[in-house]
RNA sequence: UGGAGUGGGUGCAUGAUCGCUCCGGCCCGACGCCGGAGAGGAAAGUCCGAACUCUGCAGGGCAGGAUGGUUCGUAACCCGAACCCCGGGCGACCGGGGGAAAGUGCCACAGAAAACAGACCGCCUGAUCGAAUCAGGUAAGGGUGAAACGGCGAGGUAAGAGCUCACCGCUUCCCUGGUGACAGGGAAGGCACGGCAAACCCCAUCCAGAGCAAGACCAAAUAGGGAGAUGUUUGAGGGCGGCCCGUCCGAGAUCUCCGGGUAGGUUGCACGAGGCGUUGGGCGACCGGCGUCCCAGUUAAAUGAUCAUGGCCCCGCAAGGGGUACAGAAUUCGGCUUACAGCCCACUCCAUUCU
Numbered sequence: 001u002g003g004a005g006u007g008g009g010u011g012c013a014u015g016a017u018c019g020c021u022c023c024g025g026c027c028c029g030a031c032g033c034c035g036g037a038g039a040g041g042a043a044a045g046u047c048c049g050a051a052c053u054c055u056g057c058a059g060g061g062c063a064g065g066a067u068g069g070u071u072c073g074u075a076a077c078c079c080g081a082a083c084c085c086c087g088g089g090c091g092a093c094c095g096g097g098g099g100a101a102a103g104u105g106c107c108a109c110a111g112a113a114a115a116c117a118g119a120c121c122g123c124c125u126g127a128u129c130g131a132a133u134c135a136g137g138u139a140a141g142g143g144u145g146a147a148a149c150g151g152c153g154a155g156g157u158a159a160g161a162g163c164u165c166a167c168c169g170c171u172u173c174c175c176u177g178g179u180g181a182c183a184g185g186g187a188a189g190g191c192a193c194g195g196c197a198a199a200c201c202c203c204a205u206c207c208a209g210a211g212c213a214a215g216a217c218c219a220a221a222u223a224g225g226g227a228g229a230u231g232u233u234u235g236a237g238g239g240c241g242g243c244c245c246g247u248c249c250g251a252g253a254u255c256u257c258c259g260g261g262u263a264g265g266u267u268g269c270a271c272g273a274g275g276c277g278u279u280g281g282g283c284g285a286c287c288g289g290c291g292u293c294c295c296a297g298u299u300a301a302a303u304g305a306u307c308a309u310g311g312c313c314c315c316g317c318a319a320g321g322g323g324u325a326c327a328g329a330a331u332u333c334g335g336c337u338u339a340c341a342g343c344c345c346a347c348u349c350c351a352u353u354c355u
Stems, first nucleotide, its partner, number of pairs: 001351010012310007020038007040326001044337002047335005052211004064207005069083005084097005098202002103200002105196003120142002122138006150168002153165003169191001170189008215267004225258006237249004274293008311324005
């Protein structure tokens, strides 16, 4: 100098005028006056985890769902940190993660064969001297495929083959190191064990349901409900009775009291696993101490508009013109994911050149 990797920050500024929401004061009250506060890193998606609230619940199991290397962190997590293994990259670094030797199932096309192996071409032997054909042996070579029943070399053989041997892989056992995932080493066996679990399944751990439109409180009008009183000379209706008489119960009406719920209002609701600074512990996620600050709260409705000046970027010789991202709180918090014009910072890797 060029290319690349990882992490972080910022997200136009100032002023004026006119408005909006909330809080405090004047104030007992107001639509008035004065003062103060008023979107984000993602407020978004609503994907996880919790706080809080109501309902349910003796305990356990089945079913169902979620998670899935290890050890830590956290209130908790489908979160984070460090480490382990596998794969990719020259590298910084990036991607992935239980079990396929419990069982069942699937593996398109091509190919002889896709999993208790099998034999298309080929190779070897024989019938048979040759060709063709047939029978047998073989799986080293060819061909197909994402994948072909350990790899590679030597011995061996009619040709071959873990048939035998060395190395590598694999399985079992042992030793050492590590909290652990795992790593290193040794011995034996002699090949048995293809892939897929985001196929069923198995193993381990975890999991009640609904959500602030949760829930709590206050409480009209109208229409119901309950209790009591008044009243029945004119008693709707019902019981006793076959019917009548008789007898018993008794509505409607008026007044008083009580209670539930709806509209509406208040609350939940802004001090919190809180922010900032500093300090101590830890590789780190994170944890503790001390100091300091109070920081949006809606009617699903406020947080705006206009102008001026100045940044930054683009076009233009200039004058000047244009642009300034993604986006908009709704119970609150911790994460994840997604969107984002530009600018800035830190650390690291590779190549080249110069000293």
Molecule: Bacterial RNase P class A
Organism: Desulfopila sp.